RNA sequence: AGAGUUUGAUCCUGGCUCAGAAUGAACGCUGGCGGCGUGCUUAACACAUGCAAGUCGAACGAGAAAGUUCUUCGGAACGAGUAGAGUGGCGAACGGGUGAGUAACGCGUAAGUAUUUUCCAUUCAGUGAAGAAUACCCUCGGGAAACCGAGGCUAAUACUGCAUACGUCCCUUCGGGGAGAAAGGUGGCCUCUUGCUGCCGCUGAAUGAUAAGCUUGCGUACUAUUAGCUUGUUGGUAGGGUAAAGGCCUACCAAGGCGAUGAUGGUUAGCCGACCUGAGAGGGUGAUCGGCCACAUUGGGACUGAGAUACGGCCCAGACUCCUACGGGAGGCAGCAGUGGGGAAUUUUGCACAAUGGACGAAAGUCUGAUGCAGCGACGCCGCGUGGAGGAUGACGGUUUUCGGAUUGUAAACUCCUGUUAAGAGGGAAGAAAGGCGUGCGGUUAAUAUCUGCACGAGAUGACGGUACCUCUAGAGAAAGCUCCGGCUAACUUCGUGCCAGCAGCCGCGGUAAUACGAGGGGAGCAAGCGUUAUUCGGAAUUACUGGGCGUAAAGAGCGCGUAGGCGGUCUUUUAAGUCAGGUGUGAAAGCCCGGGGCUCAACCCCGGAAGAGCAAUUGAUACUGAUGAGCUGAGAGGGCAAGAGAGAGAAGUGGAAUUCUCGGAGUAGCGGUAAAAUGCGUAGAUCUCGAGAGGAACACCGAUGGCGAAGGCAGCUUCUUGGCUUGUCCCUGACGCUCAAGCACGAAAGCGUGGGGAGCAAACAGGAUUAGAUACCCUGGUAGUCCACGCCGUAAACGAUGAUCACUAGAUGUAGGUUGUGUUUUGCAUGAUCUGUGUCGAAGCUAACGCGUUAAGUGAUCCGCCUGGGGAGUACGAUCGCAAGAUUAAAACUCAAAGGAAUUGACGGGGGUCCGCACAAGCGGUGGAACAUGUGGUUUAAUUCGACACUACGCGAGAAACCUUACCUAGACUUGACAUGUAGGUGACAGCUGUAGAAAUAUAGUUUUCCUAGUUUUACUAAGACACCUACACAGGUGCUGCAUGGCUGUCGUCAGCUCGUGUCGUGAGAUGUUGGGUUGAGUCCUUUAACGAGCGCAACCCUUGCCGUCAGUUGCUACUCUUCGGAGGCACUCUGGCGGGACUGCCUGGGAAACCAGGAGGAAGGUGGGGAUGACGUCAAGUCCUCAUGGCCCUUAUGCCUAGGGCUACACACGUGUUACAAUGGCGAGUACAACGGGGAGCGAGGCUGCGAAGUGGAGCAAAUCUCAGAAAGCUCGCCUAAGUUCGGAUUGAAGUCUGCAAUUCGACUUCAUGAAGCUGAAAUCGCUAGUAAUCGCGUAUCAGAACGACGCGGUGAAUACGUUCUCGGACCUUGUACACACCGCCCGUCACACCACGAAAAUCAUUCGCACCCGAAGUCGUCUUAGCUAACCUUUUAGGAGGCGGACGCCGAAGGUGAGGGUGGUGAUUGGGGUGAAGUCGUAACAAGGUA
Repeated sequence: AGAGUUUGAUCCUGGCUCAGAAUGAACGCUGGCGGCGUGCUUAACACAUGCAAGUCGAACGAGAAAGUUCUUCGGAACGAGUAGAGUGGCGAACGGGUGAGUAACGCGUAAGUAUUUUCCAUUCAGUGAAGAAUACCCUCGGGAAACCGAGGCUAAUACUGCAUACGUCCCUUCGGGGAGAAAGGUGGCCUCUUGCUGCCGCUGAAUGAUAAGCUUGCGUACUAUUAGCUUGUUGGUAGGGUAAAGGCCUACCAAGGCGAUGAUGGUUAGCCGACCUGAGAGGGUGAUCGGCCACAUUGGGACUGAGAUACGGCCCAGACUCCUACGGGAGGCAGCAGUGGGGAAUUUUGCACAAUGGACGAAAGUCUGAUGCAGCGACGCCGCGUGGAGGAUGACGGUUUUCGGAUUGUAAACUCCUGUUAAGAGGGAAGAAAGGCGUGCGGUUAAUAUCUGCACGAGAUGACGGUACCUCUAGAGAAAGCUCCGGCUAACUUCGUGCCAGCAGCCGCGGUAAUACGAGGGGAGCAAGCGUUAUUCGGAAUUACUGGGCGUAAAGAGCGCGUAGGCGGUCUUUUAAGUCAGGUGUGAAAGCCCGGGGCUCAACCCCGGAAGAGCAAUUGAUACUGAUGAGCUGAGAGGGCAAGAGAGAGAAGUGGAAUUCUCGGAGUAGCGGUAAAAUGCGUAGAUCUCGAGAGGAACACCGAUGGCGAAGGCAGCUUCUUGGCUUGUCCCUGACGCUCAAGCACGAAAGCGUGGGGAGCAAACAGGAUUAGAUACCCUGGUAGUCCACGCCGUAAACGAUGAUCACUAGAUGUAGGUUGUGUUUUGCAUGAUCUGUGUCGAAGCUAACGCGUUAAGUGAUCCGCCUGGGGAGUACGAUCGCAAGAUUAAAACUCAAAGGAAUUGACGGGGGUCCGCACAAGCGGUGGAACAUGUGGUUUAAUUCGACACUACGCGAGAAACCUUACCUAGACUUGACAUGUAGGUGACAGCUGUAGAAAUAUAGUUUUCCUAGUUUUACUAAGACACCUACACAGGUGCUGCAUGGCUGUCGUCAGCUCGUGUCGUGAGAUGUUGGGUUGAGUCCUUUAACGAGCGCAACCCUUGCCGUCAGUUGCUACUCUUCGGAGGCACUCUGGCGGGACUGCCUGGGAAACCAGGAGGAAGGUGGGGAUGACGUCAAGUCCUCAUGGCCCUUAUGCCUAGGGCUACACACGUGUUACAAUGGCGAGUACAACGGGGAGCGAGGCUGCGAAGUGGAGCAAAUCUCAGAAAGCUCGCCUAAGUUCGGAUUGAAGUCUGCAAUUCGACUUCAUGAAGCUGAAAUCGCUAGUAAUCGCGUAUCAGAACGACGCGGUGAAUACGUUCUCGGACCUUGUACACACCGCCCGUCACACCACGAAAAUCAUUCGCACCCGAAGUCGUCUUAGCUAACCUUUUAGGAGGCGGACGCCGAAGGUGAGGGUGGUGAUUGGGGUGAAGUCGUAACAAGGUA
C1' cells in the first nucleotide's frame, strides 16, 4: 500500500466481498511447563448452608460451668472477675456488590457560596452541686413459637433539673438586656483528705483539615411520521420550613415562562478517566483498575445519628418462599463461596489475618470473604521446551511415473554429544519491621511515677510454603498439533465420485479425465496452539471538516416574490467581542509517550520526567472580522431626463377565408373511404355546382435556430388600462446589496363543481374491416371534453434533463434592438466602434467519455435545494391539503451481486447507400401426378447391424449384402484362444489322405510322416537349435462406449475477397489508423488522395488439359507419290502420335480519363482471366467420422472374444428424397445406310466359322495390345407403314419355357423367348438445373465384379433459346446508422393466470402493556389541631393535690398499593383480503430493444 467481482473487451460510476488490528468471548480439533493478568456480557431470576461488623471490664452493675486440687464431705480454692448476656459509648452512612432506573446539574469541565462537618490537628475557656429511674437479675403469668406482660432489687461516661458563661446565639434606643454546657475513668506522688500531677475523656467556642450540601456557564444519543408545552406554572410580597439560597411549602397579587439555536412527547442509555481502531481527523466501546451517580425483593415512609431517608436497621402495603399447635410468626446473596434456572458461555461451599488497609480499645488484642494467597479454566499477554552435530547404497515402506526415474529425504537407521523442562535426591531465601520488652538520653512534672520522642540491644511473629531459587543423579529418554493448497493468497499431484454426494468469504466449483467435493501422497502457513463464528474500527475519499458530488451514471425545487438566517463596496475615528501573543490556575491517580531501575529476559512492576485538548481569570497587540460615529461615489443598487423594440398581461370591439348546418336554384346516379374493401350517405334526389342565411372555433401568407415573458406560455386587426426590458445622458440618493429555510403568489394538458356554449375535432361507445384472436393500429359514425364566466386541482421528458448572483479568461461568423463614426450614386447601401439579447464553430481549460467552451459543464466567491447500490417504492402506515381524482411528506421487512453511464469491436434490423452471384427477371428442360428402381423415415420382426438429419442426411459411407462380406438374430461349439511376442515344462511331429458321426464347426479311427549342428559307444541315444503341437503364465482379442477427450481426413460458408502483422501516429483505454475517401477491377486488381510507411496469408501468375503454328522423331500409325513377286517394299509430304519451342502482352491505332483503366478498331487460330481443371486465406458450425486408420480414458475376458450352419440386412397399411421409363406423330415400328471418342483385356478379351428365334453354346485364330479383341456406336440420313386411339403409344405385373455365373439362384441374381398388356393422355400448391460447344438430346466405355446398374465416374455425336434490367426473393461483400443483442434475432424480454415458499400491509375482533385525567378507598408516617373523661418517676407550685411536659387517643391535610370510568400510545394474535419478492425446463399472448414491424 491494495485486491476480486457488472462487459466479448474498455473507461467510469457504484455497491458487495477479502487481506489488518482487536475482544471479559463462545464452538471444533489438539494440548508439555512456567510467570503475570483475567473469568455470569444472559434472569436487577429464585435461593439451601456457612461466613462477610463488631469492639471496649481503663464507662456500669451483675456474673457462670467443665475441669483440677484440697476437704471436717457441709464445702472451699483455682478455673475467673474468665466465658456468655445486659446497660452504656464508638462503629455499623466505611469497606464490598450491581447497573435496574436515569437524557438529568446525573456526569465531565470551569466557577460560585446562603451552609453543615463525628473522629483528627492547633488555640482559648471550663469540667460545680444535686435528683429520679431502668435493663440485666429474682418471683409469677401468657404463648406452639417469635416473644410478651405484671411485681420487686440495682449501677453508670445512661437520663433530668439547677448553678456558672471568656468566646457563641438573639434583641437593642448600642448604654445594655436575654438565652444556653459538662462526666467521669485510670495511673503516680503523697504532706493522708483539703491536695498536686500524667494520660484518656467530657463541655462551650475559634481556626484548619477532611467529608458533604446547594447554585451557575459550557459540553453530553436518536426521533419533526412528536409543534406547540406550562397553573405552583413564571415573577413579586408575607409567612412557614431547612444545616443552608430557593414555589421547597402556604396565602395573596400580577400574567407570565419555555419553544424551529427544536420546547413538549417518544425510544434507547449509568457518566467519566480511559480502552480498541485509525497516518490523522474521526469512528466504536464504557469489562477488569480509578473518580462520580443510582439501586439493594417491588412501592411508600419516617426514626436514630455529625452523616442515611440506611444492602447484612425499623414501620406499612404488594408479590413470593418457609415455620405453625391455624391463633400467629419468619425472610430478603446486585457481600464471599455455593445451588437451581436461563444461556453459546464464565471458577473453590479453599487458607490466613503474616503483610497493606479499616472498626473498637490507653494498650495487649479482637474482628475483618476488604485484602494477601492458593485452587479451577490455553480465556488473554509474555517466556521456555519437545533435542544438537555428523550421517548416501540417497535403505525399506509410501506416493507417483513418460517405467528411465522422481519424491518423501539427512529425513530415518547408525555414530558422537548436550542436559533446558518434567522425574528423583539434597540445600534453601526475600517478603518482618513496627508494636511490645530491656537499657540509655531528652520532653512533661515538685518528681528518679506515668506518659511521650530518639538511639541502642535481645528476643517473638509467614497464610503462601519447604514455595521461588541453587546443586547433584540418571537419561534423548516423557512432551506437536491445527488450518490451508482454483483466483484474491504462500502452497500440486494420483485415485474415488459423476449437477449425485458435497464445497463456498466474493467470483464460483461438481453433468466420466475435478490442482475447487471425499481420500492418499506431497507442499505452504502459524505453532501449544490452530481454525470457525460473533462484534468493533480499518481498508471505505462508501456521509467527503481534513476529503465527494448533482447535463447523460443517484442527485437543481416547475417558476418567482420574500421573512428569519448566511454573506457583503470604499476611506477613517473609537472599542477590543471574535482573532493573535505572553505568563497564571486547573487539567486527580493509574494509563499512553520518554529516561532509568527491579524480577535470569519479556510480559509485569517501581521511580522520575514530559505531554495534554479544553475551561477560567489576567496582561498586551489591533492587520482582518464584528460593534460604533463621521464620510465617499460617471465602482454595487435605485431614481430623474431623452429615445427605442416587442405574439408581455387584462378588457372591450371588429374582420375575412374555410368547415358544418338550413333554405332556394340547377342537375343525375352515384358519393365517400381504403393497400383492398365494407359499414355509412344517396332516386324521399346525395356528391358536385350557384345564391342567400345561421352558428361556433381557429387566425393562411408575413413567419424566421425572429421577438416578448420569472416560468407555464404568448400570433388576424383596432382602442383603452398596465408590467418589464434596452440604449443614451452622467442630473440625484449614497451601500439602500446578493441569496434565501418558513411563508405567499403564479403555474401546460387532463380532471372536478356551477351556469352557458357547441361548427370542427374527438377519450368512452357502436358498427365495418384486418386477424388464429384484434376489447388495437385502418375506415364510417359519435358522447364527455375541447370554447366562455366563476371556483378548485397543483402535477408534466414543467428539459438546456444544466439553481440564483458577481468577477475574470483567445477568437471567427450569422442574426435581433439601440447609440455612434467613415465612405458613397442618400426612401438607401457598404464598412468600423460600442451596449444588450439570441444562434453556429472553435484556443486554453474541464470532462469517464460524449461533449462544454465569454449564454461554460473553464477559473474563483456567496447563498439555497438535492444525492449516497438495484429492487421492494415514490409504495405502506401516520399526518397535512383536496368535493373527488389524487397531491405533498415518506419508511421497513425481504431479496439480488449487481443495477447503471459513455464509448469500442462484432452480429443483427420488416434502417439507408454502393456492388456481386442462374439470386430474381428473360428463356430452355425438368421435379411435384403414373409405374418401376433406389435411399430414408415409420411400422413390423428373433434380427430387420451401424452411422449420416435444413442448406451441408436421404442412387450418402456402399466403386457391387445369394454364402462370404456381416458388424445383427437363432442354434451348436472353443477358452492362452482365429491372430502377435516372450518365459518355463513336456511331446516329436504337425499337416495331408481315407473312413465314421454331425447342418457344419468339430470329434474319432486308420494310414503316412521331420530338418539341421555337435558329441559319440555309428544308427540308437544325448545336448543345443529350427519347426509344429500340448500344459501353465504374462497376455491376445473387441465393427463394445465416448467424434462433447483427440490426431488425421472431409463437408459448408466459398474460389467469396477477404484475414492479419511490424514500426509509426491518434485515443486514459477497449481500440482506431493502415484496410477509409475518389475512381477502377472478376479480385484488398490497380491508380490517386492520405499519419501513415511497409510486409505476410489469400487474388493473380507459375502446373495440367484444350484450341493455332513451327521444329524434331516415324512403329504397331499414315499412304500424296514411286516400285512390287500384290505378300509387301520405299517414303514421312499430309493425318495422327508425343517431345521441344513459338504465340496474346491492352503490344498497336482511335476516343475518353489525372492515372489506373474503359469503349471501339486493326491484325490474328485465339483479345482483353481465350475455354476447362487442379489449387480452398484467417476462421465458423463442440458440423461429420472412435465402423477406414491411429489414439487417451472407461468397459467385457469360459465372453461384448472366437468358430460353424441357417436366417436377416431384400419385410410393407404408409410418408419423403433421388432417378429410370413413359404418356407419343419433332413419335413408334420395319428395312437400308453414314460418322466417334475415352477406355478395358491373361483364372483375361476372345475374331472368322458352326448351332440356336434369342439369351447363349461350340470352337479357339489373334492379342500382355496405336498391331488382336471387347466393338454393331446411337440419335442422324433414305424408303415404307401406323393416323390421334389408352393406340403398332406405354411397358408394369403375371404365366410358361429357357440361358449364364456360381458349392448353391427358395427366401434373394442378371438375361432370353412366347404369352399377358396395369397405371399413365404432360401433372395442384410448390419447387430444381442451366448463359455456349452450355442446356436439351443420343449412344459408348470403365471401376467394383464369379454373377448381378435405371446408380457413380468418364467419353464423344447432334446442338439451341434468352439476359430489358437490379424494383422484388435468396445468399454474399464494403461503407454508414440504430440497438436494452455478445450462446450475438433460432437474440433479448414484458404482464396476467396456475403452483410452492417467504416477509409485509389492511381487517370484524381479541390479548397484553404503558401513560396521563377524573372519582372512590386510604396503610405506615411526618406535620397541624384537639383531648388532663385513659396512663404518667425526675421539673414547678400554694404538694393526700394541681400544673407544665410526655405516653395514649381522636380529627384533619398530604399520602403508596388497590378499585371504578372514559380515553391516548405501543406491542402481539387474527377468519378473510391486498399487492410485493423468490422459484432449470407450466399457460396465454408479444408490450419494449432495429423505423421492434402503429417511433
Molecule: small-subunit ribosomal RNA
Organism: uncultured prokaryote